[in-house]
RNA sequence: GCCCCGUUGGAGUAGUGGUCAUCUCGCCUGGUCCUCAACCAGGAGAACGCCGGUUCGAAUCCGGCACGGGGUA
Numbered sequence: 001g002c003c004c005c006g007u008u009g010g011a012g013u014a015g016u017g018g019u020c021a022u023c024u025c026g027c028c029u030g031g032u033c034c035u036c037a038a039c040c041a042g043g044a045g046a047a048c049g050c051c052g053g054u055u056c057g058a059a060u061c062c063g064g065c066a067c068g069g070g071g072u073a
Base pairs, nucleotide, nucleotide: 001072002071003070004069005068006067007066010025011024012023018056027043028042029041030040031039049065050064051063052062053061
């Protein structure tokens, strides 16, 4: 240099064109308990790496760029 894969709440993860995006852990509040943990109920938190394009509609399809990983001379 070229080729392939990935980038989504604090961490991990689902989504494969159509409901202001799923689940787990963590966090916050309340309940239970003598207390903690565990358990139960509720809640906050991501507009999806960036820019542009296609489309009535894009996390999803296309192009470029950035970052990370792998392959190759």